[in-house]
Molecule: Guanidine-I riboswitch aptamer
Organism: Clostridiaceae bacterium BL-3
RNA sequence: UUUUAAGUUUUAUAGGGUUCCGCAGUUUGAAAUUUAUGACUGGUCAGGUCCAAGAUGAAACACACAACUUAUUGUGUUCACGGAGGGAUAAAAGCCCGGGAGAU
Numbered sequence: 001u002u003u004u005a006a007g008u009u010u011u012a013u014a015g016g017g018u019u020c021c022g023c024a025g026u027u028u029g030a031a032a033u034u035u036a037u038g039a040c041u042g043g044u045c046a047g048g049u050c051c052a053a054g055a056u057g058a059a060a061c062a063c064a065c066a067a068c069u070u071a072u073u074g075u076g077u078u079c080a081c082g083g084a085g086g087g088a089u090a091a092a093a094g095c096c097c098g099g100g101a102g103a104u
Stems, first nucleotide, its partner, number of pairs: 007061006015051002020048002022045001023042005062077006079099001081102001085097003
């Protein structure tokens, strides 16, 4: 300097915004009053649905090695600082570009 590898799926979360629900406010106001119903605004609304981590967790599988005696058991699966900018979705984000550019 180059190449290869650092597994897959499910699920939970850190986090995220606002399509839907809810909440709050304003308004409409069906037969008299209330009110139903509808509309608008708000994520600087704690929430539910939703999105969600390579560098977060859990489980199962898978793989490697070693035992073994009949198809199981055990061990292991390490390390990992990271912009700006762009993209998708309703919109945003530790999502994707990306174990990127860089740094050590």